[in-house]
About this RNA
Archaeal signal recognition particle RNA from a Hadesarchaea archaeon, 312 nucleotides, folded computationally. It matches the Rfam family "Archaeal signal recognition particle RNA". The family is grouped with related families in Rfam's "SRP clan". Rfam links the family to the GO terms SRP-dependent cotranslational protein targeting to membrane, signal sequence recognition and signal recognition particle, plasma membrane targeting. By type it is a non-coding RNA gene. Of the family's consensus pairs, 93% are formed in the model.

RNA sequence: CGGUGAGCUAGGCCGGGGGGUUAGCGGUCCCUUCUCGCGAAAAUCCGCUAUAUGUCGGGCUGAAGCUUGGAAGAGGCGUUCGGAACCGCUCUCCAGCUUGGCUCGCGUCUGAGAAGUCUCGUCCUGCAGGGUCGACGGUGACGGGACCUCGAUCGUAAGGUUGAGGCAAACCGUCUUCACCUGCUGAACCCGGUCAGGGACGGAAGUCAGCAGCCGUAGGCAGGACGCGCGACGCUUGCGGGGUCGCGGGAUGGAGAUUGCGGACCAAGUGUCGGGGAGUGGAGAAGGCGUCCACUCCAAGCGUGUUCGCCG
Repeated sequence: CGGUGAGCUAGGCCGGGGGGUUAGCGGUCCCUUCUCGCGAAAAUCCGCUAUAUGUCGGGCUGAAGCUUGGAAGAGGCGUUCGGAACCGCUCUCCAGCUUGGCUCGCGUCUGAGAAGUCUCGUCCUGCAGGGUCGACGGUGACGGGACCUCGAUCGUAAGGUUGAGGCAAACCGUCUUCACCUGCUGAACCCGGUCAGGGACGGAAGUCAGCAGCCGUAGGCAGGACGCGCGACGCUUGCGGGGUCGCGGGAUGGAGAUUGCGGACCAAGUGUCGGGGAGUGGAGAAGGCGUCCACUCCAAGCGUGUUCGCCG
C1' cells in the first nucleotide's frame, strides 16, 4: 500500500408533491398522489434564520451515501377525445317452411296392349210383365134323405102311413169358385152319423130313446198349394227417357301412364325461431391527450473517516 474479518463514530433512511400560514424556511393545518410508509407535542402554535428543507425519543443501516440535472415510463387518476365486443328497435337479404310450374331419379301399371276416342253396363225414372218375400183370404148354389112344427089316418103298447110349412154345416149326390189339400185338435149334455153295455115298451116278434167309444161337422193350431187382388225388393224380361266424377266390359288406337316418394331449377306466399347486411338508440374495450409517479439508467457536485486481528 492492497485485500479480508470484527468493531467505533459522523452520516443516511424510517413516502412524495402542491397550497395556506410566515419577514422567510421547515412542521402541525388543508388539498393531492402512490408501491400506504415508527412514536410524542405543536394555532394568542412548535423548531429554526440564508449553513433555515423541522424538534424530541426510538429503530435500521453505517463509511456508506446524499443532492442537483437529464433520460426513461410500470402503474394510478382525469378526459364533451376515441370508438371495439355486446344489447335493444326498425328496415332489408338469405336460410327454413308451404303451394304451384317444369324437369330428373326411384317405385308401380303397361305389346297378356299405355294415353286418347267411341260405346255398353253399373245409377235414376216411365210403361207392360215375371220372380222372391211378406201380409191377408177360405166361394156361392141345387136335389134327395134326415130333422123341426102342425094336421089327417091306421094300430088297445112301442109305433106305422101320409099332407103342409120350416130348416139344413154334417149323410148321399150334382154344379160353381183362387177359397183347396195334409196332420193334430175340436162343443161334458143343449152338433151330425153309427151307437157295445145298460135302459124303455112288449108274452114274443119287434120297436124306441141313447152314454162311452168310433166316424164326422162348425171352430182352433201348424204346414202345403192356390189367389181376383195388396205391399216391399241386394232378383229379372221387353220397350222408352235421363244421367255418367268414378269403376268395369267391348271396340278403336299403338307407347306410354302415374293426383305414389325423393332431388335440382323457376315463381309466389310466409318468414316467430336461425344466418348476413344497413340505419338508429344504448354500452363502453384498445388507443389518444392531460396529470401524478415507482423501479431503473446517465452526468455533475459533495462525501468516502477511524481501531484491532489475519493474509499478500